[in-house]
A computed fold for a 71-nucleotide RNA from Lactococcus cremoris subsp. cremoris GE214, annotated as transfer RNA.
Lineage of the source: Bacteria > Bacillati > Streptococcaceae > Lactococcus cremoris > Lactococcus cremoris subsp. cremoris.
Its Rfam family is "tRNA". By type it is a transfer RNA.
The sequence is in RNAcentral, with records from ENA.
RNA sequence: CGAACGUAGUUCAGGGGUAGAACACAACCUUGCCAUGGUUGGGGUCGCGAGUUCGAAUCUCGUCGUUCGCU
Numbered sequence: 001c002g003a004a005c006g007u008a009g010u011u012c013a014g015g016g017g018u019a020g021a022a023c024a025c026a027a028c029c030u031u032g033c034c035a036u037g038g039u040u041g042g043g044g045u046c047g048c049g050a051g052u053u054c055g056a057a058u059c060u061c062g063u064c065g066u067u068c069g070c071u
Stems, first nucleotide, its partner, number of pairs: 001069006009023004017054001025041005047063005
């Protein structure tokens, strides 16, 4: 200097129109207990700040962090 990535506790999807899945966590059911299985629930101002738009996680700019590459 360039590129990619940043979304739930973790791993990730979603690429303008109500933010989701799996695992994890909590309660309940099942069992004599544990494990397995099932039902329900909690948890997010989408890294941060601005812009565009009727509307931004999504598009644009800046910025921060991580990783990789070049010198």